[in-house]
Context: one part of a larger RNA
Molecule: small-subunit ribosomal RNA, 3' minor domain
Organism: Gemmatimonadota bacterium
RNA sequence: CACCGCCCGUCAAGCCAUGGAAGCCGGGAGUGCCCGAAGUCCGUGACCCAACCUAGUGAGGGAGCGGCCGAAGGUAAGUUCGGUGACUGGGGCUAAGUCGUAACAAGGUAGCCGUAGGGGAACCUGCGGCUGGAUCACCUCCUU
Numbered sequence: 001c002a003c004c005g006c007c008c009g010u011c012a013a014g015c016c017a018u019g020g021a022a023g024c025c026g027g028g029a030g031u032g033c034c035c036g037a038a039g040u041c042c043g044u045g046a047c048c049c050a051a052c053c054u055a056g057u058g059a060g061g062g063a064g065c066g067g068c069c070g071a072a073g074g075u076a077a078g079u080u081c082g083g084u085g086a087c088u089g090g091g092g093c094u095a096a097g098u099c100g101u102a103a104c105a106a107g108g109u110a111g112c113c114g115u116a117g118g119g120g121a122a123c124c125u126g127c128g129g130c131u132g133g134a135u136c137a138c139c140u141c142c143u144u
Base pairs, nucleotide, nucleotide: 003107005104008100009099011097013094014093015092016091018089019088020087023084024083025082026081027080028079031076032075033074034073039069041067042066043065044064047062048061049060052058053056110131111130112129113128114127115126116125117124118123
């Protein structure tokens, strides 16, 4: 490359990441309950003991037994973090796809904002608001 311009959304195709989702798989931290090793401590100690002395039905110690605590393990309901998941939601990107033409010049119904309803899609309609609206007329002001 200047209206043979620019440009919007649905739909179709490809790629990318991502939300939801019946579930499925795996991990983390913790809680309740069950079980309870080693070991300390407490109790018991009819069995055992060379060292102590008051010489005994002694003191002291020990094995054994019981108990509290207690690791691992089991179990239950939750919690949290990942992965995966039929299907589903939009998003981004991609020379030459489809449908229309919403916006940009009064863009051919001025546009936009809020809201409600409606519609293949851009959008349309109602109500209220704004001028960041063109045109014409008038008024006020400024400059020449």